[in-house]
Context: one part of a larger RNA
Molecule: small-subunit ribosomal RNA, central domain
Organism: uncultured organism
RNA sequence: CUGGAGUGUAAAGGGAGUGUAGGUGGCCAGGCAAGUCAGAAGUGAAAGCCCGGGGCUCAACCCCGGCACUGCUUUUGAAACUGCAGGGCUAGAGUGCAUGAGGGGCAAGUGGAAUUCCUAGUGUAGCGGUGAAAUGCGUAAAUAUUAUGAGGAACACCAGUGGCGAAGGCGGCUUGCUGGACUGUAACUGACACUGAUGCUCGAAAGCCUGGGGAGCAGACAGGAUUAGAUACCGUGGUAGUACACGCCGUAAUCCAUGAAUACUAGGUGUCGGGGCACAUAAGUGCUUCGGUGCCGCAGCAAACGCAAUAAGUAUUCCACUUGGGGAGUACGUUAGCAAGAAUGAAACUC
Repeated sequence: CUGGAGUGUAAAGGGAGUGUAGGUGGCCAGGCAAGUCAGAAGUGAAAGCCCGGGGCUCAACCCCGGCACUGCUUUUGAAACUGCAGGGCUAGAGUGCAUGAGGGGCAAGUGGAAUUCCUAGUGUAGCGGUGAAAUGCGUAAAUAUUAUGAGGAACACCAGUGGCGAAGGCGGCUUGCUGGACUGUAACUGACACUGAUGCUCGAAAGCCUGGGGAGCAGACAGGAUUAGAUACCGUGGUAGUACACGCCGUAAUCCAUGAAUACUAGGUGUCGGGGCACAUAAGUGCUUCGGUGCCGCAGCAAACGCAAUAAGUAUUCCACUUGGGGAGUACGUUAGCAAGAAUGAAACUC
């Protein structure tokens, strides 16, 4: 490199979205004839290969004939498929209208519980902590308890293999702004679609820059224990940080370790958001249907584990990625970054 090889766990799905080029693309009837198919003509030098003959005593070698030269050009046709340019359609896609439920981010306001601290009262010798202790705090009155106050951060119960979001993620309450999804209807557009290299945007935590903020927790650090030692686990303190604002970073077991889209393929049972029908009419019950989210399970698949309409089944389209272990996600170079570090990413050598 190819593969009629793969990518849940063996190497391998990009962290996620949006979308450019590109690739691929619904139904109908005609048209064209670029691809495609058929016929004909020209050309495809000779030699060589292959096949059949012949000549040197054979052979090598040489001579003759044939095939072949899978190609290209011209021309005449075909019109199923692909393509092209128009026409039509509505099953894909989108728009409109009505209804109900839920939710993210941003901004502003607000609530109670708890921790800590300040002040004052009551009260007196301990408190705290542990396996046991000690460091620590306390007669300058602690701990406990009562009443005010300050400040920051997080939102108990509800809470649920519940919901929402593309992913990261999102939980007190109220208001404003705002994105998406679903159900029903079938009025409108008429293939407007799918995927998507590069690009752009978003992207937990930690970290970085500047400014304010700082209750609790807590890397670093200090003291106490433990221990043979203990640069730890336990305990007492405690600074960055954690929270906010403007920027940066761009990584995670960013996991369902499972890329996106479409179609098809036994069932059973929960749950969340709707619709329809019937019966009741007070809640509701039964049947059915659409969309999500779980469990079990057949066929099939799979090395097995298991997956199984939310596929790892059967097919199609597009993207990404893999190719023995180590060396190594290293070196060098480059790109972006304030830096930390990130992205891209080898080889020698070795087994």